Context: one part of a larger RNA
RNA sequence: GGCAUACAGUGGAUGCCUUGGCAUAGGUAGGCGAUGAAGGACGUGGCUGGCUGCGAUAAGCUUCGGGGAGUCGUCAAGCAGGCGUAGAUCCGGAGAUUUCCGAAUGGGGAAACCCGGCAGAGGUAAUGCUCUGUCAUUGUCAGAUGAAUAUAUAGUCUGACAAGGCGAACCCGGGGAACUGAAACAUCUAAGUACCCGGAGGAAGAGAAAACAAAAUGUGAUUUCCCAAGUAGUGGUGAGCGAACGGGAAAGAGCCUAAACCAGACCAUGUGUAAGCAUGCACGCGUUGCAUGGUUGGGGUUGCGGGAAUAGCCUUGCUCUCAGUGCAGACGAGGGCGAGAAGUUACAAAAUUUUAUCUUAGCAGAAUAAGUUCGAAUACUUAACCAUAGAGGGUGAUAGUCCCGUAUGCGAAAAGGUAAAAUCUUCUUGGCUAUUUCCCAAGUACCACGGAGCACGUGGAAUUCUGUGGGAAUCCGGGAGGACCAUCUCCUAAGGCUAAAUACUAACCUAUGACCGAUAGUGAACUAGUACCGUGAGGGAAAGGUGAAAAGCACCCCUAACGGGGAGUGAAAUAGAACUGAAACUGUAUGUCU
Repeated sequence: GGCAUACAGUGGAUGCCUUGGCAUAGGUAGGCGAUGAAGGACGUGGCUGGCUGCGAUAAGCUUCGGGGAGUCGUCAAGCAGGCGUAGAUCCGGAGAUUUCCGAAUGGGGAAACCCGGCAGAGGUAAUGCUCUGUCAUUGUCAGAUGAAUAUAUAGUCUGACAAGGCGAACCCGGGGAACUGAAACAUCUAAGUACCCGGAGGAAGAGAAAACAAAAUGUGAUUUCCCAAGUAGUGGUGAGCGAACGGGAAAGAGCCUAAACCAGACCAUGUGUAAGCAUGCACGCGUUGCAUGGUUGGGGUUGCGGGAAUAGCCUUGCUCUCAGUGCAGACGAGGGCGAGAAGUUACAAAAUUUUAUCUUAGCAGAAUAAGUUCGAAUACUUAACCAUAGAGGGUGAUAGUCCCGUAUGCGAAAAGGUAAAAUCUUCUUGGCUAUUUCCCAAGUACCACGGAGCACGUGGAAUUCUGUGGGAAUCCGGGAGGACCAUCUCCUAAGGCUAAAUACUAACCUAUGACCGAUAGUGAACUAGUACCGUGAGGGAAAGGUGAAAAGCACCCCUAACGGGGAGUGAAAUAGAACUGAAACUGUAUGUCU
């Protein structure tokens, strides 16, 4: 030195465990913010480093409920001192306080700092000083004031209201890549994706046919899902992209304007004008009429076209007043009573109350003993009991009957949600015939050129959007049915609103898992977005387990100490600061080989 065995050390695999994660389902909620947010800085405890809570009223203050014996958060024990059956601590509702920074908003600024104006108050002999309130900008509306410049306008000032910022995804709009694929690459693809910007809501967007269809007694807003269908198509006819009609489901809801026409002690402009005023004359003032435009109110809203005007006819809850007409009574205006209908998500717009129910604390809640083994009984044996409760967790091993719970039943002073009702608010003749006159959304439809978007790459390319140029019609009108024309059919553009079915989950609650179990599962089970790294954007760890209970080894001995030997605790101390404790590796002892 090798090999073997035994015993140790080192090391932290494995096994077991779980405070933490992950995923799914259902529900709630879907926002917070100038009444100062999200997020922070600094403070705050008798002693206080971190975390948590809170804000100079600072681990808290008031009040209303719950609750019922202990308690002054935690790592984390302790000392000191308090509070509490006159109800503390604790839990919930509503309030008060809430430094400084931050949209940050009096001005500035290297965030958490510096410096002010005005008003009021305190203080000083006086100034300095202190406290409270207020002072940003933009937009809209209103008022005042008011240049060049006469009327005016710009500007200035004041007041009221609103906005600003943050937030996980979902949604709409404006912009908009490349890698990649095409086995290269340019049209194409990736993809209208990523990303940037704007905006909103609890959903958003879309939406009541200028729609589909096809020869039929057709359907009848939108949205979403299943099929149609990887079909028809499109495509360097490559890679790829990829519908619709129709059928079946979910959900269901329809409405309001513009215009014609009418009215006005309304506004503006134009025009004419009796009396009167004024003047030398003219202009003018003024009364009143007409026209045009606007404004307000009525009217009106449709596609077997609708409406307006005019004329006629039928019809009308009761009633009053006024005006006009007529032989007389009514549909012109206004009011009252009764009846009916509708409404708080659209169709006009608010609010209050009551009742029910839910949420935000909680409450009641059945039933077992003995013996044996053990450190310990939940084990085993024997004999019982409850069960609308044998889900689950804890307790010194495995518990329906020990504890918390579970099934079931009950509960709110206060605040909030939902539903219904009431108060309240709003509305209430309808129809037919005829005529011709009027109206039926204009730089629009449409066309040409250039583009985009439609599954559709310019194609025969409809339908949709529009940069440039042209540019209609009003129902005998206009659009569509995939060039275009005719016939036929369907619809009625150029204004607007609209719940539900649909998408998402930062947050809260409940439940579940052939999800993980500390190199896993979140990066994070521990002081974790911490320590640490980086100028910065940013990057980013490691680290769980004594025991049932600290009972955490009093006391003695060796030692400077660490550490060790006894003794003691404990079931166990090779459970002593740690579960178990594999291997590599190290050592000691013995044997053997050279």
Predicted 3D model of a 594-nucleotide part of an RNA (large-subunit ribosomal RNA, domain I) from a Caldifarciminota bacterium.
Lineage of the source: Bacteria > Pseudomonadati > Caldifarciminota.
The full RNA is in RNAcentral, with records from ENA.
The coordinates come from a structure-prediction model, not an experiment, and the mean pLDDT is 81.